The RNA shown here (small-subunit ribosomal RNA) has 1392 nucleotides and comes from an uncultured bacterium. Model confidence (mean pLDDT): 85 of 100.
[in-house]
RNA sequence: AGAGUUUGAUCCUGGCUCAGGAUGAACGCUGGCGGCGUGCUUAACACAUGCAAGUCGAACGAAGCGCUCCGGAACGAUCCUUCGGGUGAGUGAAAGAGUGACUUAGUGGCGGACGGGUGAGUAACGCGUGGGUAACCUGCCUCAUACAGGGGGAUAACAGUUAGAAAUGACUGCUAAUACCGCAUAUGCACACAGUACCGCAUGGUACAGGGUGGAAAGAUUUAUCGGUAUGAGAUGGACCCGCGUUGGAUUAGCUAGUUGGGAGGGUAACGGCCUACCAAGGCGACGAUCCAUAGCCGGCCUGAGAGGGUGGACGGCCACAUUGGGACUGAGACACGGCCCAAACUCCUACGGGAGGCAGCAGUGGGGAAUAUUGCACAAUGGGGGGAACCCUGAUGCAGCGACGCCGCGUGAAGGAAGAAGUAUUUCGGUAUGUAAACUUCUAUCAGCAGGGAAGAAAAUGACGGUACCUGACUAAGAAGCCCCGGCUAACUACGUGCCAGCAGCCGCGGUAAUACGUAGGGGGCAAGCGUUAUCCGGAAUUACUGGGUGUAAAGGGAGCGUAGACGGCGGUGCAAGUCUGAUGUGAAAGGCAGGGGCUCAACCCCUGGACUGCAUUGGAAACUGUGCUGCUAGAGUGCCGGAGAGGUAAGCGGAAUUCCUAGUGUAGCGGUGAAAUGCGUAGAUAUUAGGAGGAACACCAGUGGCGAAGGCGGCUUACUGGACUGUAACUGACGUUGAGGCUCGAAAGCGUGGGGAGCAAACAGGAUUAGAUACCCUGGUAGUCCACGCCGUAAACGAUGAUUACUAGGUGUCGGGGGACCAAGGUCCUUCGGUGCCGCCGCAAACGCAAUAAGUAAUCCACCUGGGGAGUACGUUCGCAAGAAUGAAACUCAAAGGAAUUGACGGGGACCCGCACAAGCGGUGGAGCAUGUGGUUUAAUUCGAAGCAACGCGAAGAACCUUACCUGGUCUUGACAUCCCGGUGACCGCAGAGUAAUGUCUGCUUUCCUUCGGGACACUGGAGACAGGUGGUGCAUGGUUGUCGUCAGCUCGUGUCGUGAGAUGUUCGGUUAAGUCCGCUAACGAGCGCAACCCUUGUCAUUAGUUGCUAACGAGUAAAGUUGAGCACUCUAAUGAGACUGCCGAUGAUAAAUCGGAGGAAGGUGGGGAUGACGUCAAAUCAUCAUGCCCCUUACGUCUAGGGCAACAGGCGUGCUAUAAUGGCUGGUACAAAGAGAAGCGAACUCGUGAGGGGGAGCAAAACUGAAAAAGCCAGUCUCAGUUCGGAUUGAAGUCUGCAACUCGACUUCAUGAAGUUAGAAUCGCUAGUAAUCGCAAAUCAGAAUGUUGCGGUGAAUACGUUCCCGGGUGUUGUACACACCGCCCGUCA
Repeated sequence: AGAGUUUGAUCCUGGCUCAGGAUGAACGCUGGCGGCGUGCUUAACACAUGCAAGUCGAACGAAGCGCUCCGGAACGAUCCUUCGGGUGAGUGAAAGAGUGACUUAGUGGCGGACGGGUGAGUAACGCGUGGGUAACCUGCCUCAUACAGGGGGAUAACAGUUAGAAAUGACUGCUAAUACCGCAUAUGCACACAGUACCGCAUGGUACAGGGUGGAAAGAUUUAUCGGUAUGAGAUGGACCCGCGUUGGAUUAGCUAGUUGGGAGGGUAACGGCCUACCAAGGCGACGAUCCAUAGCCGGCCUGAGAGGGUGGACGGCCACAUUGGGACUGAGACACGGCCCAAACUCCUACGGGAGGCAGCAGUGGGGAAUAUUGCACAAUGGGGGGAACCCUGAUGCAGCGACGCCGCGUGAAGGAAGAAGUAUUUCGGUAUGUAAACUUCUAUCAGCAGGGAAGAAAAUGACGGUACCUGACUAAGAAGCCCCGGCUAACUACGUGCCAGCAGCCGCGGUAAUACGUAGGGGGCAAGCGUUAUCCGGAAUUACUGGGUGUAAAGGGAGCGUAGACGGCGGUGCAAGUCUGAUGUGAAAGGCAGGGGCUCAACCCCUGGACUGCAUUGGAAACUGUGCUGCUAGAGUGCCGGAGAGGUAAGCGGAAUUCCUAGUGUAGCGGUGAAAUGCGUAGAUAUUAGGAGGAACACCAGUGGCGAAGGCGGCUUACUGGACUGUAACUGACGUUGAGGCUCGAAAGCGUGGGGAGCAAACAGGAUUAGAUACCCUGGUAGUCCACGCCGUAAACGAUGAUUACUAGGUGUCGGGGGACCAAGGUCCUUCGGUGCCGCCGCAAACGCAAUAAGUAAUCCACCUGGGGAGUACGUUCGCAAGAAUGAAACUCAAAGGAAUUGACGGGGACCCGCACAAGCGGUGGAGCAUGUGGUUUAAUUCGAAGCAACGCGAAGAACCUUACCUGGUCUUGACAUCCCGGUGACCGCAGAGUAAUGUCUGCUUUCCUUCGGGACACUGGAGACAGGUGGUGCAUGGUUGUCGUCAGCUCGUGUCGUGAGAUGUUCGGUUAAGUCCGCUAACGAGCGCAACCCUUGUCAUUAGUUGCUAACGAGUAAAGUUGAGCACUCUAAUGAGACUGCCGAUGAUAAAUCGGAGGAAGGUGGGGAUGACGUCAAAUCAUCAUGCCCCUUACGUCUAGGGCAACAGGCGUGCUAUAAUGGCUGGUACAAAGAGAAGCGAACUCGUGAGGGGGAGCAAAACUGAAAAAGCCAGUCUCAGUUCGGAUUGAAGUCUGCAACUCGACUUCAUGAAGUUAGAAUCGCUAGUAAUCGCAAAUCAGAAUGUUGCGGUGAAUACGUUCCCGGGUGUUGUACACACCGCCCGUCA
C1' cells in the first nucleotide's frame, strides 16, 4: 500500500466482498510447564446454609467466674474403745471482706452515612471542565484563648405478678452513671436597636464602641494521662448556584396555572415558588420547546497517518440504587444495602389469634443463557472501626483453588548418520517423493519426576502464602503437537472415489464420468499449546468527503418569481478590542499512553524520573484582517431627463377568407371514402354550381435557429389602461447590495364546480373494414370537452434534462434593438461601442460524448438536492383539495449487481454501392404413370450400424445367394481364431484315407524334418499354468488423422509509426477500376505475410527431334480389294523439347494514371477453354464401423467357430434415377464415321451347333501389333397413319442358358406367349450461358455371377441474357441497438 466482482473487450460511476488490528467472548478439534492478569455482558430473577460491624468494665449498676482472707455447715481417713463413744489427718458448703488487664445481658459513649456490591432509573447542573457562595454546614483531628461551682428527679437491668403458640409485651416495686433536667458564671457567642471608619459588581461586608435579651460543662483511673464546655482559626469532607459541552426522531410544533414575576410570611445549614396567601400575566420554543425512543457520565480503552469512528468490562473519580413505592426519626453527616414506620408483591413459621424475611456483600443454590469460578486459608502484611492500652472485629484486603479466557516466557531434544532401508503415495514402470527424516552411534538435562538445603516479605515479637520462590545432587531421550488451509483474491498439487448426486462456498463461483474447488489418501503451505469458526467494533471506505466528494447524459438543480429570518458583502479615515495573534499565572487528580532509567534470569508485569495531556479560566500586550461605533467617497445599486424597438399583459370594438347549417335557383345519378372496400349520404333530387342568410371558432401570406416575457407562454386590425428591458446623458441619493430556509404569488394540457355557448375538431360510444383474434392502427358517424365568465386543481421530457449573482480568461462569422466616427456616386460601404440571440473554434475542463465569454473554464457568495438496484414515489401518519388527487415520505424482504459513455462484431420487414444461372430471357426436366434404387415409418427372432435443412436420402456400399456380416435362432470352444514369454511331451507340419455331425468342433489309421561339439539347439504341433489375447461394445461432447460447408467468396492479419486514458483506430477508409484488398491516384501512414493472379497438368496453332507395332505423297512389286510388300518418314499420328498472347501495336474515353471501348495482325485477345490448387476462421458439422488412440465396460463372454435365417419384409410417405406416353417417331433391310480404356485363374479370333442366351473350338495377344469391337444417333430405301396403336413395355405363364459347393427365400440373361399404368403431368420445384444444354452410343473400376448407379470417353449439337425493381446467397462503407450462446437474440404479461 491494495485486491476480486457488472462487459465479447474498455473507461467511468457505483455497491457488495476480502486481506489488518481488537474482545470480559462463545463454539469445534487438540492440549506439557510457569509468571502476570482476568472471569454472569443474559433474569435490578428467586434464594437454603455459613460468614461480611462492632467495640469500650479506664462511663454505670448488676450478675457470674477465678484467687486470697475470714468462716466453718456437712462428710470423715488413722488410732483407741467400756462398743455407748473418743481422737480427729483431710475434704471443705453457706455468709462476710478483699482482689483479678476475667466474662457480659442491660443503661451509656463512639462507630453502623466508611469499606464492599450493582447500573435498574436518569437526556439531568446527572456527568466533564472552568468559575462563584458578600447565601452555607463540617463529628473525630490540629492550633489558640477561657472554663468545669453547686444541686435535683427518674429509668433499664433486677425481683414479683401476668398476657401470648411464638415474636413480643403489660403492671407493681428497687437502683447507677461521662444518661436526663434546673440554678450560678461567661468581656468573647447569638438576636434586635441605633452609630463611626474603611471596602465591594449589587444585595452588602469588615473593624470598633453603646446599652438590652438569651445561652455551657463530666467525669474515669491513679499521679500521669484520657476525656468534658464555650469561642475563634486551620485542615478535611460536604451543600447550593452559574458559563460551556453532553444520543436519535419534526411521520413529535406548539408547551406551561405554582406556570413566569413581585413584595409579605413560613421553612432550611443556606439562596430560591422550596411552600402558603395576595397581586400582575407572564415564561419557554425553528439557535428545536413539548413529546417519544435509547442510555449511568468521565479519566480512559479499541481502531485510524491524522481528523475522526466505536466503546465505557477490569483499575480510578463522580452519580444513582439496595424486593417495588412512599415517609420520616436519630445523628456532625442518611431520608440510611446487613436501622425504623406504612402500603404492595413474593417466601417462610403458626396453636389461625398473629408473627418473621430481603445476597445488586463473600462463598454457594435454583433459574435464564452460547457462556463466566471455591459453601477455601489468614488477619502475617496494607488499611478501617472501637479502646488509654493489651486487644477484639474486618469475605476490605493478603493469599491459595478452578478455567489456554487473555498477554508473556520455556520445552517437546542436539550433533553425526545413504544400503538414499522398509512401509506408504505416485509412475511414462526407468524412476520419483516422504528423506538425514527413521534405524544406528555419540552427547546434553531447560521443563516435568526423585532427594537434600532453604529465604526476603518483619522495625522487638508475630508468616496465611509455604517446606513456596530459589540453590544443589543423582537419574532416564525418556513423560510432552496439534489445528487450519492448498481454484483466484492468497503462501501451498497430485492420485483415487463421486457424477448438477453427495456436498463446498467470505466474494467470484465449483460438481452433469478424466473435479489442483466435493470426500479420502500421499505430499506441501501457514500458525503453534494452540489453531480455526461465529458474533461485534474500527480500518481499508475519499462509500456522509472539516481535513476530503458530487448534481448536462451515471443518483442528484426546487416549474418560475417576489421576499422574511439568516449567511455573505465596495473605497478612504478614526476609535474600541468580541473574534484573531502573543507572553505570564492557575488548573488540566492518580493510574494509563510516550521518552529515559531501574527491579523480577528475559519478557509480560512492577517501580522511579521527565515531558505530554492540543482544553478551560484569569491577566498584560498587538491592531493587519473579520466585527463594531463614528465620519466621508462614488466605480456597486437606485432615481431623474431624452429617445426608439417589441405576438409583454388586461378590457372593449371592428374585419375578411374558410368550414358547417338554412332558404331559393340550375342540374342528374351518383357522391363520399380507401392499399382495396364497406358502413354512411342520395330520385322525398344528394355531390357539383349560383345567390342570400345564420352562427361559432381560428387568424393564411408577412414569418425569420426573428421579437417580447421570470417561467408557463404570447401572432388579424384599432382604441384605452398598464408592466419590464435597452441606448444616450451624468442632474440626484450615497452601499441603499447578492442570495434566500419557512412564507406569499404566478404556473401548459387534462380534470372539477356554477352559468352561458357550441361551427369545426373530437376521448367515451356505435357501425364498417383489417386480422387467427383486433376492446387498436384505416374509414363513416358522434357525446363530454375544446370557446366565454367566475372559482378550484398545482402537476408535465414544466428540458438547455445545465439554480441565482459577480469578476476574469484567444479569436472568427451571422442576426435583432440602439449610440458614435470615416468615406460617399446619397442607394450605401467600412471602423467602433452597449444590450440581446445563433454557429464554428483555442486554452482549460470532462469517464467519454462534448462544453468552450450565453462555460460544463478560473475564482467568490448564498440556496436546493444526491449517497447501490428492486420493493417505491408505494404503505402508514399528517397537511391541502368538492373530487380526481397533490405534498411530505419509510420499513420488512430480496439481488450482486443496476447504470453512463465509447469500442469491435452480429442483427434490422434501416439506407447506399457491387457480385453470383440469384432473378429475368430461354432450353430441358422433377412433381402425375410403371419400374429401379436409397430413406423414414411399420413389421419382425433379426429386419446390423452410421449419415439428418442447404452441406442425410443410386450416401459409407468401386457391386448382401454362402462368404462378406457387424444382426437373429440353434450348436461348439475357453490362454482361446490371432501375438509374445515359460514348462512338459511328440517329431513333425503339409498330405492321404476312414468314422461321425445339419456344420464346425471331435475321433481313428497311414506317411514323414534340419544342424550338432551328441549335452542339446532350430522349427513345427500338441498338453498345461499364468501374464495376457480378443471386442464392428460406449463416448466424434476426451482425441489424432481425414472430410463436408460458407466458398475459388475476396477476404484475413502482422511489424514499425501515429491517434486515443483505454478497448481499439489508422494501414484495409476515400475517388476511379477490376474476375479479384486487381491496379492507379489521393492520404499519418510506410512496409510485409496468408489468400487473388502467375508458376503445374490438359486442350487449341506451329516448329525441331525420333520413325515401330503408327502412316503412305513420290518410285518399284502386288491383289478381287487392301501399306499387303520393297522402300520412305514428306503428311496424319505418336511423345519429348521449344515457339506463341504481353493490353505488345493503333485510335477514342479517362486525370497525362490504372483501366475501359473499338481496331489491326494472329490458330488463339484481353485470366483463350478445362482441371489441380480451398486464406484466417465458422458449424462442440461428419467419422471411435477405414485406421490410430485416452478413459470406461465385457472376460466359460459384449470374445471365437459354425449351420440356417435376416440385411431383400410392405398399408402408406419422401428423395434420386431409368423407360415411356410416340410420326423430329416405331419396325424391317442396307450402309458410314470415334475416342478413351481393359486383358493371363485373362481377352478370346476364324470355323461350327443352337431361333437365342450360349455351346464346341482354341489362332493370336502380357498388347500403337492380338482380342473384346457391333459404335449409336446418322444416311439410303420400305412399311405403319394418330389408335391405348406395329406406341409403351410392367406383370404373369411356360421352356431354357450361364456363373457358382449351392440361384427356394434371393442372380443375370434368352426364346415363345401375356400386354398393366401411361395420351406431356396440380400447388410447387431443379439444372444449364457454348462445343454448354439437349440427345446418342462406347469403355472402365468393383466383380465367380449380378448396373437404370458411379467414373470416364467421344458423336450430333441449340435457344436466350432487355436488365438489376423484386426472391435467395455473398461482399464493402454507413446508421440504430437494452443483442454478444450474438434475432433460432433479448424480453413483457397471464396461467400452472